Predicted 3D model of a 273-nucleotide part of an RNA (large-subunit ribosomal RNA, domain VI) from Schaalia naturae.
[in-house]
Context: one part of a larger RNA
RNA sequence: CGUAGGAAACUUGUGGAGGGCCGUCCCUAGUACGAGAGGACCGGGAUGGACGAACCUCUGGUGUGCCAGUUGUACCGCCAGGUGCAUGGCUGGGUGGCUAUGUUCGGGAGGGAUAACCGCUGAAGGCAUCUAAGCGGGAAGCCUGCUCCGAGAUGAGGUUUCCGGGCCCCUCCUUGUGGGGGGUGUGAGGCCCCCGGUGGAUGACCGGGUUGAUAGGCCAGGAGUGGAAGCCCUGUAAGGGGUUGUGAGCUGACUGGUACUAAUGGGCUGAUA
Numbered sequence: 001c002g003u004a005g006g007a008a009a010c011u012u013g014u015g016g017a018g019g020g021c022c023g024u025c026c027c028u029a030g031u032a033c034g035a036g037a038g039g040a041c042c043g044g045g046a047u048g049g050a051c052g053a054a055c056c057u058c059u060g061g062u063g064u065g066c067c068a069g070u071u072g073u074a075c076c077g078c079c080a081g082g083u084g085c086a087u088g089g090c091u092g093g094g095u096g097g098c099u100a101u102g103u104u105c106g107g108g109a110g111g112g113a114u115a116a117c118c119g120c121u122g123a124a125g126g127c128a129u130c131u132a133a134g135c136g137g138g139a140a141g142c143c144u145g146c147u148c149c150g151a152g153a154u155g156a157g158g159u160u161u162c163c164g165g166g167c168c169c170c171u172c173c174u175u176g177u178g179g180g181g182g183g184u185g186u187g188a189g190g191c192c193c194c195c196g197g198u199g200g201a202u203g204a205c206c207g208g209g210u211u212g213a214u215a216g217g218c219c220a221g222g223a224g225u226g227g228a229a230g231c232c233c234u235g236u237a238a239g240g241g242g243u244u245g246u247g248a249g250c251u252g253a254c255u256g257g258u259a260c261u262a263a264u265g266g267g268c269u270g271a272u273a
C1' cells in the first nucleotide's frame, strides 16, 4: 500500500515446513520343520543405542552488587568494627535465571491409493490365461493421520461485537429531509508518552498506567550462608568459650501482601452511510 466504510477479538486451511532410524532379550516354543545338529513364520511383551523436542522436580554446572573464612597493603584518628585494591585477591558454599552429563516425551497406531509380486472371474482364441471389460490382496515408499507456520490464498476467505456524526463556507440542478468540494469539531479504535518483562540488538511482541499491584521500596514467607555485632569469662598471646546449636546475623533475581515512590499531565491519528 492492497484486501471498495473504519475497527477489535476469534477462526477456516489452498499451501508450506518438520518428523519418519536401528538393535537386543523374553513369551508363543525348544513348538512347526529336521535323522540329527539346529531351529522359525505369524502374534504379544520388555529393554536399549543414536537422533530430536520440551523442561528444571531430582543429580550436577554456572552464578563478577548472595553468605562465610582468610593473606598482603592503604584508608576510615586509635581499639573494635569495616571499606578499597590485589584475576571476582584467594578459598568453601550458593537463590532466581540459563543449562546437560539431568528429567519427561517422540518416531507410531489407524485410514486411503499403489509398486514389484500374489490372486478371483474372464474372453479375443469352445481349451488355457491375474487383463483385454470387471474385482481383490500387497511395502520402511506415496496421500493422510502427528507438530509448527499460514488469507499478499491479489482466488486477499469466515464468524461475533463496536463505531459510522454535528456545524460553517463554496458550488450544481431534477428545488429536496438532495448531490459534490473545502474547513472545523466529535467519534469505535489505534499510536505517541510513561512503569515494566514470560519478549527483545533496535523496531516488533506481551503486561500495566491511579476505576492501578506494572516496577521500586517496605512487610511476611521461601531459599542461601552457617552462629553477626556488642558484652562477659578464660589464655602472656594467636585464640577458645558463653550469651546463641532443630539456627544468630546478613541476604540478587523467587512467592504473597501493602499505594509509601514512580506510571502525572497531555498530545497525535482515526470511517462513501
Stems, first nucleotide, its partner, number of pairs: 001152001005163007015149004021049007033038001051106005059100004066093005071086006110144003117137004166184007173176001189269004193209005214262003217258005223251003230243005